A computed fold for a 387-nucleotide RNA from Naasia lichenicola, annotated as Bacterial RNase P class A. The model forms 98% of the base pairs in the Rfam consensus. Model confidence (mean pLDDT): 78 of 100. Rfam family: Bacterial RNase P class A. The family's RNA type in Rfam is ribozyme.
């Protein structure tokens, strides 16, 4: 310098005008009779008054603040709330190398194994098909304890002087051919021809043992001719985990209304969710009709973030210190202008023109996945050149 790979940052800056939302303060309007004041009363108390106070009232002024790295998809995991105190079994679902991290996970870290790459590095639902069952297009004779299409081989019969040829019933998986895949590979012994039938070496597997490692696993020894195809995000087996519904959860207040009918039910409705057991024990469901569709709490300071130190290879943990002003409810967070910066095009230059994505809170966190204009920074690897 070129190419690659991994990780991080940021999501234009400043100012002005107008607009929207929460909150605070103030003004104005309204409501409330708590305090106060007044009237009545022996008293208890009643009534009145909006000055103070309160408000979840209305309009306005001023001030502060006001989306994201993914707020997104809602795919996992948790907190929180209610369902009975959250029980048992079955069914169902999820996960699957090992060790660790975490509130938890299908996430993260480290390592092991397999695959890809010269390498940095990347990918893997990575337990079991040597338990059982199932499945596999086309081609091919044959696709699962396989298979005689061609070939090879001896035998019998016929023909032929012979070499051999034809036919017949057999043997044979060494050779050819088909296929993604044809039941270990190479060489030999053996045989009529052949074959782990036998032998040597190699590859794989089972069993036993030794050593390293917490472990996945790695290194090695002995032994058995054992040679076993693929597929489990196919049924299934093994191990571990999972009760259900969700902030429209759930709670409080206010306003308003009108009931009627049917079915089932202490011989058990319903709570209870797919079923059973167990527990509680009187209502439940449907149809017609009527009313309301307001406010508040939950609600945002939390498994929160930055820095430093310590422990750990790391994920992460502990301690100290500092910081943290969205909370709407038909749903605010925007638009325009100016200056500068960035990118693109034109131009010798000054400059001119154009561009800026994906998307958007709705109870809150941890992940994963997906989208994304134009960028910036760093580690490592490979190639090339120079010293």
């Nucleotide at each position: 310098u070129g190419g690659g790979u991994c990780g991080g940052c940021a999501a234009g800056a400043c100012g002005g005008u107008c607009g929207c939302g929460u909150c605070a303060u103030c003004c104005u309007u309204c409501g409330c009779a708590c305090c106060g004041c007044g009237u009545c009363g022996c008293a208890a108390g009643a009534c009145g008054c909006a000055g103070g106070g309160c408000g979840c009232u209305g309009u306005g002024a001023u001030g502060c603040c006001g989306a994201g790295g993914a707020a997104c998809g809602u795919c996992c995991g948790g907190g929180c709330u209610c369902c009975g105190c959250a029980g048992a079994g079955c069914a169902g679902g999820g996960c699957g190398g090992u060790g660790g991290g975490u509130a938890a996970c299908a996430c993260c870290c480290a390592c092991c194994c397999g695959g890809g790459g010269c390498a940095a590095c990347c990918c893997g639902a990575g337990a079991g098909c040597a338990a059982g069952u199932g499945c596999a297009a086309c081609a091919g004779a044959g696709a699962g304890c396989a298979g005689a299409c061609c070939g090879c081989c001896a035998c019998g019969u016929g023909c032929g002087c012979a070499a051999g040829c034809a036919c017949g019933g057999g043997g044979u998986a060494a050779g050819g051919g088909u296929g993604a895949a044809a039941c270990g590979g190479u060489g030999g012994u053996g045989u009529a021809a052949g074959a782990g039938a036998c032998c040597a070496c190699c590859a794989g597997g089972g069993g036993c043992c030794u050593g390293g490692g917490u472990g996945a696993u790695c290194a090695g020894g002995c032994u058995c001719g054992c040679u076993a195809g693929g597929u489990a995000a196919a049924c299934c087996u093994c191990g571990c985990c999972c009760g259900g519904a969700g902030c429209a959860a759930g709670g409080u207040c206010a306003a308003g209304c009108a009931g009627g009918g049917a079915a089932c039910g202490c011989u058990g409705a319903g709570g209870c969710g797919g079923c059973u057991c167990g527990c509680c024990g009187a209502g439940u469901u449907c149809c017609c009709g009527g009313g309301u569709a307001g406010a508040c709490c939950g609600c945002u300071a939390g498994a929160g973030g930055g820095c430093u130190g310590c422990g750990g290879c790391a994920a992460c943990g502990c301690a100290g210190u500092c910081c943290c002003g969205a909370g709407a409810u038909a749903g605010a967070u925007g638009a325009c202008c100016g200056u500068c910066a960035c990118c693109u095009g034109c131009g010798a230059a000054a400059g001119c023109a154009g561009g800026g994505a994906c998307a958007g809170a709705a109870c809150c966190c941890g992940g994963c996945g997906u989208a994304g204009c134009a960028g910036c920074c760093g580690g490592c690897c490979c190639a090339u050149u120079c010293c």